[in-house]
């Protein structure tokens, strides 16, 4: 230098053929319960879907391009 996969909440990962309000668990926080702490229960906040663009009536999803992340190759030393 090429090629391939990936990037969505503080973390792990969903999200049907492109469909109308992005969800779940687990942390936060807040109740309840207990003398009290923990453990359980409830109930709650939390998102530039890595960035910019383009298609489209509609885009996490399809396209280009950058930026980062693993992997596989090839060259130079």
């Nucleotide at each position: 230098g090429g090629g391939g996969c990936c990037g969505u909440a503080g973390c792990u990962c969903a999200a049907u053929c492109g469909g109308u309000u992005a969800g779940a668990g687990c942390a936060g926080c807040a109740a309840a319960c207990u003398c009290a702490u923990a453990a359980u229960u409830u109930g709650u906040u939390g998102g530039u879907u890595a960035c910019a663009g383009g298609u489209u009536c509609g885009a996490g999803u399809c396209c280009u391009g950058u930026c980062g992340g693993c992997c596989c190759u090839a060259c130079c030393a």